[in-house]
C1' cells in the first nucleotide's frame, strides 16, 4: 500500500417509540432510549424511494372555508375555476435504500 473482517482489544454510532422545537409536508435538530451497524463517518455525484407551499395538462364537479359535527343564516372565495383526483416539471427530503467519491481504529493475510 492492497485485500479481508473474528474466536480479539480499545472504543464509536444509534432504529423504533416518547418529549420539546422547526416545518405546508416528507423530514430535521436536541434529550433521554437501543433495533441494529466494520464505516450506521462525510458528500445529494448517479439511480431508487418519499413529500407538495409552487407550475403545466387532463378528468370529475358547484361547491369550498370560517363560525359550530350537519342543515339553515352571516361573512369571504367560485365557470376569468372554488373543491377533489391523476400526471408532468420544478423544488425539498432520504447516505441506517443501492452504487460512487473522500477519510478513518484495530487485527489477519
Nucleotide at each position: 500500500a492492497g485485500g479481508c473482517g473474528a474466536c480479539a482489544a480499545a472504543g464509536g454510532c444509534a432504529a423504533a417509540g416518547c418529549u420539546g422545537a422547526c416545518c405546508a409536508a416528507a423530514g430535521u435538530c436536541a434529550g433521554g432510549g437501543a433495533c441494529g451497524c466494520a464505516a450506521a463517518g462525510u458528500c445529494a455525484c448517479g439511480g431508487g424511494u418519499c413529500c407538495u407551499c409552487g407550475c403545466c395538462u387532463c378528468c370529475u364537479c358547484c361547491g369550498c372555508g370560517a363560525c359550530g359535527u350537519a342543515c339553515u343564516a352571516u361573512c369571504g372565495c367560485c365557470a376569468c375555476g372554488a373543491a377533489g383526483g391523476a400526471c408532468c416539471c420544478a423544488a425539498g427530503a432520504u447516505c441506517g435504500c443501492c452504487g460512487g467519491a473522500c477519510u478513518g481504529c484495530c487485527g489477519c493475510c

Source information
The RNA shown here (c-di-GMP-I riboswitch aptamer) has 109 nucleotides and comes from a Gammaproteobacteria bacterium. The sequence was found by an Rfam model in a public genome assembly. NCBI's taxonomy places the organism under Bacteria, Pseudomonadati, Pseudomonadota, Gammaproteobacteria. The model forms 94% of the base pairs in the Rfam consensus. Model confidence (mean pLDDT): 82 of 100.